[in-house]
């Protein structure tokens, strides 16, 4: 100087003038006014985890279905978060990234291509065995030679076998990889290193490493297929849930009780007894304190509501760190259809555009600020964000 | 605020316990058929399967995160 990694922090300033929500104050009967105070975010967003708080009888404990989490340790209220290690991958390094149990429990499924896709199998090469009015380079016999014969053996063709699994090929994957010795060809058939597997023993709380020994290798992949194995989870959400008010058909229909008849009881009916010949009625016993839904009304207040596992932080202590633990010190929106705005001025980063300089940079002019916006609250996570500042730390290249 | 589903051709849906040409009806062209239209017979175009990642040899179909869209919850009695 150049490239690159991790973390934090800011994210338009300052005034005036109008404006809006909260709270207390003063003046007023009261409506109201009148100064004073406070008033968006790192992500208030997504609503994706996990709580607190309320209801549901309880929510302690187990089981069953179901959802979720998934190396090991630790933080924390709690989590799938965050911290540190372990293993893998990626970079030269810093350092990142990982749905990282279990596929020798079982079920599934691996298209196409291929000779075969999971209890392996053999198409092509390769070794070999018989066979063949087979061929005739090698060989054999004849012949000076051309060349004629022959078919035991060697070769080579073809048929039926047998051996193998090293090589071709196909595929995403081909049933341990390299090397060597072995052999008819070959092969974990046998050695050796490397993988894998089962015990030993050292370290380490553990994941796991190391270091020997056995064991010839069986055991392909996928669980973000079903599953199995540990561990967590009752369910529902602040439009929860409680209290006042105002208003209307206190209408229906199902269940539930309970009540009445019948009937020994199970049960059955929805009204039942009595007058009255029958229709029409009369009388007189028996029903609502629950739930679900249809329909009817309302769209008013007041609590829940913001001080709680709170945030931020000096200092000391403990931890490698996430954290915890003492002292002090600061900081707070709480409204609800729903404020936090708007408008001069002066300032002003990015950016454009002229000049100046080798460059950095420097004046001059124009320009005008990213993503967004509280709704019960809290811890995290994801997501989305012009632009700036700061620290730490690698790699290279000059200089000393 | 809160909960829950949805996305596939111009429209309406299948297809989603993964398999390589994603298909149906209707709507569109084009042709036959008639004297000309309909109605009917073929033939065809016409899809980023909502957007990105991922997991798989292999995604519409499994898994996460986003985009757009849609139903339903108050209280009184």
């Nucleotide at each position: 100087g150049c490239g690159g990694a991790g973390g934090g922090c800011c994210g338009g300033a300052u005034g005036g003038c109008c404006g809006c929500g909260g709270c207390a104050c003063u003046g007023g009967c009261a409506a109201c006014a009148g100064g004073g105070u406070c008033g968006a975010g790192g992500a208030a967003a997504g609503u994706c985890c996990g709580g607190a708080c309320u209801c549901c009888a309880a929510a302690a404990a187990g089981c069953a279905a179901c959802g979720g989490u998934g190396c090991c340790g630790g933080g924390u209220a709690a989590c799938g978060c965050c911290c540190g290690g372990g293993c893998a991958a990626a970079g030269c390094a810093a350092u990142u990234u990982g749905a990282c149990g279990g596929a020798a429990a079982g079920c599934g499924c691996c298209a196409c291509a291929g000779a075969a896709a999971a209890c392996a199998g053999a198409c092509c090469a390769c070794c070999u065995g018989u066979c063949g009015u087979g061929c005739a380079g090698g060989u054999c016999g004849g012949g000076c030679a051309a060349c004629c014969g022959a078919a035991a053996c060697c070769g080579c063709c073809g048929a039926c076998g047998g051996g193998c699994a090293a090589g071709g090929g196909u595929g995403a994957a081909a049933a341990g990889g390299u090397g060597g010795g072995g052999u008819a060809a070959g092969a974990g058939c046998c050695c050796a290193c490397c993988g894998c597997g089962c015990g030993g023993c050292u370290g380490g709380c553990a994941a796991c490493a190391g270091c020997g020994g056995c064991g010839g290798c069986a055991u392909g992949g996928c669980a973000a297929g079903c599953c199995c194995c540990a561990c967590c989870g009752g369910g529902a959400g602040c439009a929860a849930u409680g209290c006042c008010a105002a208003a209307u058909a206190g209408g229906g229909a199902c269940c539930g009780c309970g009540c009445g008849u019948c009937g020994c009881a199970a049960g059955a009916c929805g009204g039942g007894g009595c007058c009255g010949c029958u229709u029409u009625g009369g009388c007189u016993c028996a029903g609502c304190a629950g739930g679900u839904c249809c329909g009817g009304g309302u769209u008013g207040g007041c609590a829940g509501c913001u001080a709680g596992a709170g945030c931020c932080u000096u200092g000391c202590g403990g931890g490698c760190a996430a954290c915890c633990g003492c002292c002090g010190g600061g900081c707070a929106a709480g409204a609800g259809g729903a404020a936090u705005g708007g408008u001069c001025a002066u300032c002003g980063a990015a950016c454009c555009g002229g000049g100046g300089g080798c460059a950095a940079c420097u004046u001059c002019g124009g320009g005008g600020a990213a993503c967004a916006g509280a709704a019960u609250c809290c811890g995290g996570c994801u997501u989305a964000c012009a632009g700036g500042c700061c620290c730490u730390c690698c790699g290279c290249g000059c200089a000393c | 605020g809160g909960u829950c589903c949805c996305a596939u051709a111009g429209c309406u849906c299948a297809g989603c316990u993964g398999g390589a040409u994603a298909g149906a009806g209707u709507g569109c062209a084009c042709g036959c058929c008639u004297c000309c239209g309909a109605a009917g017979c073929g033939u065809g175009a016409g899809g980023u399967c909502g957007c990105a990642g991922g997991u798989u040899c292999g995604a519409a179909u499994c898994c996460u995160g986003c985009u757009g869209g849609g139903a339903c919850c108050g209280c009184c009695a």